RNA sequence: AAGGUAAAAAAGCAAACCGUUCGAAAGGAUGGGACGCAAAGCCAUCGGCCUAAGUUUCGAAGUAUCGGGAUAGGGCGGCAGGGUUGCCCGA
Numbered sequence: 001a002a003g004g005u006a007a008a009a010a011a012g013c014a015a016a017c018c019g020u021u022c023g024a025a026a027g028g029a030u031g032g033g034a035c036g037c038a039a040a041g042c043c044a045u046c047g048g049c050c051u052a053a054g055u056u057u058c059g060a061a062g063u064a065u066c067g068g069g070a071u072a073g074g075g076c077g078g079c080a081g082g083g084u085u086g087c088c089c090g091a
Base pairs, nucleotide, nucleotide: 012037013036017032018031019030020029021028022027035078041084042083043082047079048076049075050074054071055070056069057068058067059066060065
């Protein structure tokens, strides 16, 4: 220096759910609340997953509308890869 993460110490974050709010939705923000997390800090042009407003297509219907399929430029970092920063520290 790199990898690794026992014991303790000092901290940190915050799932589900509930309230308010933004959004078509997925989901986000915020307050409460803790399932858990050694990065559950940050980064979305790598994979995966979620949603489908709009677009397109099919069917019903008949000139309006309803239902189904496809589709991300919308999302998920608490799905994983990758990058980057950080606390303590034995084997």
Overview:
The prediction has a mean pLDDT of 82. c-di-GMP-I riboswitch aptamer from a Desulfobacterales bacterium, 91 nucleotides, folded computationally. Of the family's consensus pairs, 90% are formed in the model. The source organism's lineage runs through Bacteria, Pseudomonadati, Thermodesulfobacteriota, Desulfobacteria and Desulfobacterales.